[in-house]
């Protein structure tokens, strides 16, 4: 950094996607480790339950509890005893005394800290700088004064009592650092004040002096630790004030405590804070008021930067605590785990009444796509209390879940070609997966398992023991200090370490058509699916899906949401606006705002420069350190805004002053359809009167409707009315702009041209605003000839609510008002400047010259074309810019939906203005390019029309098609360019279909173990096919066999006229024998193309000449080839026969010639060579001579580049798909020959230019051995019989028909026609029935020249006549070819059809059989 998508292609415009990063993430496969980090966005929904704020006994009274000390009640072990007793050890209550602990309750401090959360909130909330002379401030630090003496209650308690309870009440008694007096007052606070002083305004501060008022508490182990008063400080917090802070004007006026005074109240403290009088203010287009949305900010995330988005962790600030309200207490609160109250909810209840508050940590349910543990600890850091030990503390450290992020390591490393196996592909050779694997030597991070076990955090704190100071009388005690020492660890038996085991326990996801790295097979068949875009998929999908195989990235990988980029796609940086979106219709007006000449001084607001304090911290950045690297820590650095200095060029204020801009003007001219009002004029149209005069008239393409004998039209004279103003008139001419056209007059704007006497920057622009603003339409009133929406006829038409034609309303007109749009266009806002010319116009000068006007030079102003530099995608613009530049302002941001919908505003009403979203599309579009096309030009050809002839369409019959029917009518061909076509020939075969019978390695080929020769012959069945029987046989040879045919099991394979011509080859048809088609180098153009090939002429031709930014080149055109027309030369057999000879009835019949005909070889001749006209003297054209042929002589063959997915898979020849006891194969019989009807192509015909019979001439080209066959015989013929010649210039088909003559018919369905059917015949063939041809007799249809339409031919041509081959046993009216006889006609290029060039439009490119619009389903 780019990219892919509008088009046949270009370029531009301009949207839509990608390709990056990111993230409190969800979600799909998947999953090993560790380290640090993150974890309810949704329901500020509701909470079970346990925890998160308590301490202090050294403030105070009581209580308990233990243990000491006195005490001795009661018991009483043992002894002793006269049995009454006595002694008596031990255990040991009460009381009282003291130690230690323990703590309801008064107090005292702390529960305004930490913690959560983001509803509210657009606000001095937040951020950032000021400021408080307008203020508070516990604990805590300095400093200065004290700390006296007294008094009254009251909880606990104790009694009594309601209550279910939660809680009370009533009585008595008692303490203190509780609580309330006095006293004293450094001191402070009030009021007063001589007097100093200070400041940014109100003012502030220091003050001598009298006066008023205000303190306190104690504890204790004597050392401290407290309490009170003040004064500074620290620290937190109040308040106020500049600037910053989302959208929406389809939200444009808000506001009555509102602005402000003045007193007087509240507060810590100013203040409409709050009240009472008093004034009418206060905000707002620099966006008030209102809606709708958010918590703000350091920051975070992108981006090159400016910017956009974001506001989760961490940190500040704020605001909140089930909703709403209040306040007490405190220093500090309008208080999450405080108190009233209202409400909604849940709970408990004995129904009277009570409780509660997880947006603190875990946890529940619910929402949701989604988000953790009801864990263990105060040892670490902080916090509370406390003199301390110490207690609390879900703050917090840390551990648990979760690939949710980063960051880091693993899943093994070397060697290993038989390149295994397997899968995949495959031209079947082989190639990939591939050193990859298996083996083979290593290693052991990480797992197991056993051992062992830490280091920092924890020693400044505590305790004990010393020491050195203080205080103390003290050698007690105890504060600071300060040495040794001891104990103290959740995290944790964790990190680590060592040993032993063993490659051992770890690899996914997604993609492979372009974009974007990676390809192949199979499956599927517009179905299944995929897709960010573009698009894939309808039988060969690199795009579904699955495999192998490849890229990617890797413990992850993709998708999905979102944001940013990329998108310069909202443009400060850095866009536009002629035609792509987009110039407002217009200013003779103009307001705020923007901008603004030349020069002097002065200020200091921008603007520059220094300096300062802030800008937390943590972050990003640079740089360092470090646990093994990273994550991570950790030193420095930074935009903004405030305050000061300095400078004064520009910009801005100010004061004077300047004239180059502009404008007023002044004065002197000057053109004009500028505007407005009155008044006047012709010439036309209708009308109206009257005169002439008669059948028409208008009107169209043609009519028709209308008018007209009751006199139009036409034509004369008169009148009447309304409108519009012919010629001049001109890309002339005014005006802003819409606009403006006969004269005349009045009134009245502008502009040009001169002069440079006044004024001195007075100017440009111009959101709102105010004016004008075509044509249609709207209101009142006129007015109304003509025209003429609507409206009616009449015509066109399928239809004709249209175009045409005949009337005709409003309207057009005039007056006053409305509308307020227009392709209101130059699709080009205004103003100022500047930057080559050439040439017309219109206006007013100037100069020169002249007698004078012209000509000509020259200035300014308007108004056209051309054109160079420059812009531009191009097209074009080009001093009248779309070119350089400066101000303004308006207005665009992909099509469509839509200038529409709703709301405003305006309007009488139509409407006009402003003016969206939903939802759709991957375009939409500009400018040019190259084709195609056009009921667009121009030029040109063609049997294309015309002009002939002769046909088809109408009968009959042949053929071939459709279509029907059939078991089957096998299949193809389909506008010209399918249809007598594939088929140069279906009785069987052919044959591809049917129907039956049959075979399955096969009817055909290649391999083969085996056999043994096959083949033929004859005989039975049978429809054959086939089966069976009988017969009969190879060469070679080392005698083992081996050669060829031949059968042949199993099996590879064979076979297919199945499919697919839209998978192909190859081959053909048309465009068309039309003059095209292309290429290299230049050149031109941003580029697609262009040039060349286009002109000017000429040709049958892109054929030649000339011109020419082109020059040359090739594939085509012509020409080489054959055929044919002439005449030579050569050569003559089986073909001629003049000339000499023989011969015959006749004949080149025979010797013989080589003249002629001919037959086939070779040169010859025609090239615009010649003359002459025309033409550019050219190419060429006319006309002419010569000449057999004259201007490619006539005919062939030859077919560029390409178009019809044209045709054929059934000619062959092929990929792929199908079928294998059948879609192969073979028999035998059918069918392809069918038959209500339709088409196409022929053949015979309708007669007399004919028929018929009669005689009698003249070809050419050809073919022939399974052959033509004379001739002679026979039948009426078709044909038979016999049989000569002939592989053919020799013989045979073979007769040539029309034509020539003679006869006959006499216009009729006939001597026309020749179908149709009878019988009887031939011939080919196994074979004529479906279903051959042919002959003879008989029969005798249909037609009397054919409707609409339609074919073919320009000369040896149509027309007409016969011959002849190809296929063939047999079968043409079809094909191929042959000669005989032999025309008319063409002015001419308007029209149809096909084409070529060359222009033009053009939204088409599957290209006009296109493309596209409504309706309707």
């Nucleotide at each position: 950094a780019g990219a892919g998508u509008u088009u046949g292609a270009u370029c531009c415009u301009g949207g839509c996607u990608c390709a990056g990063g990111a993230c409190g993430a969800a979600c799909g496969c998947u999953g090993g480790c560790g380290g640090c980090g993150u974890g309810c966005c949704u329901a500020a929904c509701a909470c079970a339950u346990g925890c998160a704020a308590g301490u202090c006994g050294a403030g105070c009274g009581g209580g308990g509890a233990a243990c000491u000390g006195c005490g001795g009640a009661a018991u009483g072990a043992g002894a002793u005893u006269u049995c009454g007793g006595u002694u008596g050890a031990a255990u040991g209550a009460a009381a009282c005394a003291g130690u230690u602990u323990c703590u309801a309750g008064c107090g005292g401090c702390g529960g305004a800290c930490g913690g959560g959360u983001g509803a509210g909130u657009a606000a001095c909330g937040c951020g950032u700088g000021a400021g408080c002379a307008a203020c508070c401030u516990g604990c805590c630090u300095a400093u200065c004064a004290c700390u006296g003496g007294g008094g009254a209650a009251u909880a606990a308690c104790g009694c009594a009592u309601c209550g279910a309870a939660a809680g009370g009440u009533g009585u008595g008694c008692u303490a203190a650092u509780a609580c309330c007096g006095c006293a004293u007052g450094a001191g402070a606070c009030c009021a007063c004040a001589a007097u100093g002083u200070c400041g940014c305004a109100u003012g502030g501060c220091a003050a001598a002096g009298g006066g008023g008022u205000c303190a306190a508490a104690g504890a204790u182990u004597u050392a401290u630790c407290g309490g009170u008063g003040a004064u500074a400080g620290a620290u937190g917090g109040g308040c106020u004030c500049g600037c910053g802070u989302c959208u929406g004007a389809u939200u444009a006026g808000c506001u009555a405590g509102u602005u402000g005074g003045u007193g007087a109240g509240g507060u810590a403290a100013c203040g409409g804070c709050c009240c009472a009088c008093c004034a009418a203010g206060g905000c707002g287009a620099c966006g008030a008021u209102c809606a709708g949305u958010a918590g703000c900010c350091g920051a975070c995330c992108u981006g090159a930067g400016a910017g956009g988005g974001u506001g989760a962790u961490c940190g500040g600030c704020c605001a909140c605590a089930u909703u709403g309200g209040a306040a007490c207490u405190g220093a500090g609160a309008a208080a999450c785990g405080g108190u009233c109250c209202a409400a909604a909810c849940u709970c408990c209840u004995a129904c009277g009444g009570g409780a509660g508050g997880c947006a603190g940590c875990a946890g529940u349910g619910g929402g949701g796509a989604a988000u953790a543990u009801u864990g263990g600890g105060c040892a670490a850091u902080g916090g509370g209390c406390g003199c301390a030990a110490g207690c609390c503390u879900g703050a917090c450290g840390g551990a648990g879940c979760a690939a949710u992020g980063c960051c880091g390591c693993g899943u093994g490393a070397g060697u290993g070609a038989u390149g295994a196996a397997g899968g995949a592909a495959u031209u079947c050779g082989u190639u990939c997966c591939g050193u990859a694997a298996a083996g083979c030597u290593c290693u052991u991070u990480u797992g197991u398992u056993u051992a062992u076990g830490a280091a920092c955090g924890a020693a400044u704190g505590u305790g004990c023991a010393g020491g050195u100071u203080g205080u103390g009388a003290a050698c007690a005690a105890u504060g600071a200090c300060u040495u040794g020492u001891a104990a103290u660890g959740a995290c944790g038996g964790u990190a680590g370490u060592a040993a032993a085991c063993g490659a051992a326990u770890a690899a996914g996801c997604c993609a492979c058509g372009g974009c974007u790295a990676a390809c192949u097979a199979c499956g599927u068949g517009c179905c299944a699916g995929c897709a960010g875009c573009c698009g894939c998929g309808g039988u060969a999908a690199u795009a579904c899906g699955u495999a192998g195989g490849u890229g990617g990235u890797g413990a992850g990988c993709g998708u999905u949401a979102u944001c940013c980029g990329g998108a310069u796609u909202u443009a400060u940086u850095g866009g536009g606006c002629g035609u792509a979106a987009a110039g407002g219709g217009u200013g003779c007006c103009g307001u705020a705002g923007g901008c603004g000449g030349a020069a002097u001084g002065u200020u200091a607001a921008g603007u520059a420069u220094a300096a300062a304090a802030u800008a937390a911290a943590a972050g990003c950045c640079c740089g360092a350190a470090g646990c093994u690297u990273a994550a991570u820590u950790u030193g420095g650095u930074u935009u903004c805004g405030u305050u000061u200095u300095u400078a004064a060029a520009c910009u801005g204020g100010c004061c004077a002053a300047c004239u180059a801009g502009a404008a007023g003007u002044a004065c002197a001219g000057u053109a004009g359809a500028g505007g407005c009002a009155a008044a006047u004029g012709g010439a036309a149209u209708u009308c109206c009167u009257a005169g002439u005069g008669u059948a028409g008239u208008g009107g169209u393409a043609a009519a028709a409707u209308g008018g007209g004998u009751a006199g139009a039209u036409a034509u004369u004279a008169g009148g009447a009315g309304g409108a519009a103003c012919a010629c001049c008139a001109g890309u002339g001419g005014c005006g802003a702009a819409g606009g403006c056209g006969a004269c005349u007059u009045a009134c009245u704007g502008g502009g040009c041209c001169g002069u440079a006497a006044c004024u001195g920057a007075c100017g440009c622009u111009g959101a709102g605003g105010c004016g004008c603003g075509a044509a249609a339409g709207c209101g009142u009133g006129g007015g109304g000839a003509g025209c003429g929406a609507a409206c009616a006829g009449g015509a066109u038409u399928a239809g004709a609510u249209a175009c045409c034609c005949u009337g005709g309303u409003a309207g057009u007109c005039c007056a006053c008002g409305c509308u307020g749009u227009a392709a209101a266009c130059g699709a080009u806002g205004a103003a100022u400047g500047c930057u080559a010319g050439g040439u017309g116009u219109a206006g007013c000068g100037g100069g020169u010259a002249u007698c004078g006007a012209c000509c000509c030079c020259u200035g300014c102003u308007g108004u056209g074309c051309c054109g160079g530099a420059g812009u531009a995608a191009a097209c074009a613009c080009a001093a009248u810019a779309a070119g350089c530049a400066u101000u303004c302002c308006g207005c665009c941001u992909g099509g469509g939906g839509a200038g529409u919908a709703c709301g405003g505003c305006c309007g009488c009403a139509a409407g006009g203005u402003u003016g969206a979203a939903a939802c759709u599309c991957a375009a939409a579009g500009g400018a040019a390019u190259u084709g195609a096309c056009g009921g667009g030009g121009g030029c040109c050809c063609g049997c294309a029309c015309a002009a002939g002839c002769a046909g088809c369409g109408g009968a009959g019959c042949a053929u071939g098609u459709u279509g029907u029917u059939u078991a089957a009518u096998u299949c193809g061909a389909a506008g010209c360019a399918a249809c007598g076509c594939g088929a140069a020939g279906a009785a069987c075969c052919u044959u591809a279909c049917c129907a039956g019978g049959u075979c399955u390695u096969g009817a055909c080929a290649u391999c083969g173990a085996u056999c043994g020769a096959a083949a033929c012959u004859u005989g039975u069945a049978g429809a054959g096919a086939u089966a069976c029987a009988a017969g009969g046989u190879g060469g070679c040879u080392u005698c083992g066999g081996c050669c060829a045919a031949g059968a042949g099991a199993a099996g590879a394979c064979a076979g297919g006229u199945g499919g697919u011509g839209c998978a192909u080859g190859g081959u053909u048809g048309u465009c068309g024998u039309c003059a095209g088609c292309u290429c290299g180098u230049g050149u031109c153009g941003u580029g697609a193309g262009a040039u060349g090939u286009u002109g000017g002429g000429u040709u049958a031709a892109g054929u030649c000449c000339c011109g020419c930014a082109a020059c040359g080149a090739g594939c085509g055109c012509a020409a080489c080839c054959c055929c044919u027309a002439u005449g030579g030369u050569c050569a003559g057999u089986u073909a001629c026969u003049a000339a000499c000879a023989c011969g015959u009835a006749a004949u080149g019949g025979u010797g013989a010639g080589g003249a002629c005909u001919c037959u086939g070889a070779c040169a010859a001749g025609a090239c615009u060579g010649c003359c002459g006209g025309g033409g550019a003297c050219a190419a060429c054209u006319c006309g002419g001579a010569g000449g057999a042929a004259g201007g490619u002589g006539g005919g062939g063959a030859c077919g560029a580049c390409g178009u019809c997915a044209a045709a054929u898979c059934a000619u062959c020849a092929u990929g792929c798909c199908c079928c294998u006891u059948a879609u192969g194969a073979c028999c035998u019989g059918g069918g392809c020959u069918a038959c209500a009807a339709a088409c196409g192509u022929g053949c015979u015909a309708c007669a007399a230019u004919g028929g018929u019979g009669g005689u009698u001439a003249c070809a050419a080209a050809g073919a022939g051995g399974a052959g033509c066959g004379a001739g002679c015989c026979u039948g009426u013929a078709a044909g038979g019989g016999u049989a000569a010649g002939c592989g053919g210039a020799u013989c045979u088909c073979a007769a040539a028909a029309a034509a020539g003559c003679c006869a006959u018919c006499c216009c009729a369905g006939u001597u026309c026609g020749g179908a149709u059917u009878g019988u009887g015949g031939g011939c080919u063939g196994c074979a004529a029935c479906c279903c051959g041809c042919c002959c003879a007799c008989a029969u005798g249809a249909a037609g009397u020249u054919g409707g609409a339409g339609u074919u073919g031919c320009u000369a040896g041509u149509a027309a007409u006549c016969g011959c002849g081959g190809a296929u063939c046993a047999g079968c043409a009216u079809g094909c191929c070819g042959c000669g005989g006889u032999g025309a008319a006609u063409a002015c001419g290029u308007u029209c149809c059809c096909g084409g070529g060039c060359c222009u033009u439009g053009c939204a088409c490119a599957c290209a006009c059989c296109g493309c596209c619009c409504g309706u309707c389903a």
The RNA shown here (small-subunit ribosomal RNA) has 1417 nucleotides and comes from an uncultured bacterium.
RNAcentral holds the sequence, with entries from ENA, Greengenes and SILVA.
It matches the Rfam family "Bacterial small subunit ribosomal RNA". Rfam links the family to the GO terms structural constituent of ribosome and ribosome.
The coordinates come from a structure-prediction model, not an experiment, and the mean pLDDT is 82.